RNA sequence: AUGGAUCUUCGGGGGCAGGUGAGAUUCCUGACCGGCGGUGAGGGUUCGUACGUGAACCUCAAGCCCGCGACUCGUCAUGAUUGCUCAAGCAAAGUGGCGACUGACUUGGUGUGAUUCCAAGGCCGACGGUAAAGUCCGGAUGGGAGGAGAUCAUA
Numbered sequence: 001a002u003g004g005a006u007c008u009u010c011g012g013g014g015g016c017a018g019g020u021g022a023g024a025u026u027c028c029u030g031a032c033c034g035g036c037g038g039u040g041a042g043g044g045u046u047c048g049u050a051c052g053u054g055a056a057c058c059u060c061a062a063g064c065c066c067g068c069g070a071c072u073c074g075u076c077a078u079g080a081u082u083g084c085u086c087a088a089g090c091a092a093a094g095u096g097g098c099g100a101c102u103g104a105c106u107u108g109g110u111g112u113g114a115u116u117c118c119a120a121g122g123c124c125g126a127c128g129g130u131a132a133a134g135u136c137c138g139g140a141u142g143g144g145a146g147g148a149g150a151u152c153a154u155a
Stems, first nucleotide, its partner, number of pairs: 004152007016030004031135002033125002035068004042059007063123002072100007081092004105121005127138003
């Protein structure tokens, strides 16, 4: 340094004011928020230069471009447990694998190059509960894309 194994740890933000109403943080007017990886022209330092720019390193970087995760559904396996059954067995929570599903952007500017920069306007956000919820309560002290670190082994 590369890939591998094991372990530890981290790993989601946001409802305020007014209106209507018996009742709404759910409707209406304005408000507020943006997980993970990739890509991408930002910023900085140093060095080089033919003064046009080039190189290395550090740091930051898209909600709506590509992909992933959560939720939901299907299927297979498992199921010490629970229910039914004389029994064989059947069904179910739970757990694991695989699969499906999985939202939303335009215009102008700069430029060789931008759906990422700048400006403007727009749009999106699982399920259950409840006066209809991205923001409240709940499953969830859960799960998780993935990040960081340690140890071991190998070359």

Predicted 3D model of a 155-nucleotide RNA (FMN riboswitch aptamer (RFN element)) from Paenibacillus zeisoli. The RNAcentral record of the sequence draws on Rfam. Taxonomically the source falls in Paenibacillus (Bacteria, Bacilli, Caryophanales, Paenibacillaceae).